[in-house]
RNA sequence: GUGCAGGGCAUUUAGGGUUCCGCCCGAAGCGGGGGCUUCGGGGACAGGUCCGAGAAAUGCCGCCUCCGGGGUCAAUCCCCCGGCAGGUACACGGCGGGCCAAAAUCCCGGGAGAG
Repeated sequence: GUGCAGGGCAUUUAGGGUUCCGCCCGAAGCGGGGGCUUCGGGGACAGGUCCGAGAAAUGCCGCCUCCGGGGUCAAUCCCCCGGCAGGUACACGGCGGGCCAAAAUCCCGGGAGAG
């Protein structure tokens, strides 16, 4: 300097905004009143719906190792089944752009860069 690998899904959390719901403010109309309807605005509105982590959690699957059983004349090869058997490490990280209504630790991206 180059290449390969560092797996997938689901549920949740940190986090996120504002399409919808709710809430708040204003205006108009209706009503005896409580209130209701419509329009406009507000996410420095705690919320519901929603999005959501490579470097967060849990579970399932996959992969690797080992063990047991079976298949083949046989076998250390290969294949199949099983195992609350083991392993699946480490990981600082912009700017900018993109998706959806919008934003984001989502995607570009284990990127650029740094060690």
Guanidine-I riboswitch aptamer from Rhodobacterales bacterium HKCCE2091, 115 nucleotides, folded computationally. The coordinates come from a structure-prediction model, not an experiment, and the mean pLDDT is 83. The model forms 100% of the base pairs in the Rfam consensus. It was read from a public genome assembly, where an Rfam model found it.